[in-house]
RNA sequence: CACGAUAACGGCAAACCUAUUGAAAGAUAGGGACGCAAAGCUACAGGGCCUUCCUGAUGAUGGCAGCCAGCUACCGAAU
Numbered sequence: 001c002a003c004g005a006u007a008a009c010g011g012c013a014a015a016c017c018u019a020u021u022g023a024a025a026g027a028u029a030g031g032g033a034c035g036c037a038a039a040g041c042u043a044c045a046g047g048g049c050c051u052u053c054c055u056g057a058u059g060a061u062g063g064c065a066g067c068c069a070g071c072u073a074c075c076g077a078a079u
Base pairs, nucleotide, nucleotide: 002079003076004075011036012035016031017030018029019028020027021026034066040071041070042069046068047067048064049063050062052060053059
């Protein structure tokens, strides 16, 4: 460095419910745990997906990092 254990210290929190917010996708807070070794950060300036607009194309709009990706990082069994 790769890698990732029935390890340690810890962390995050899907669906769903409630409240707020938004035209929508979605977001925030609380509850709640399906999962996660990057489920930390990054969304015009990588790909992809979603929303709305537009008669329409290599378009505009807002969003998603828990899809891939990029950057950074705790621990250390085995290999």

c-di-GMP-I-GGC riboswitch aptamer, 79 nucleotides, folded computationally. The prediction has a mean pLDDT of 84.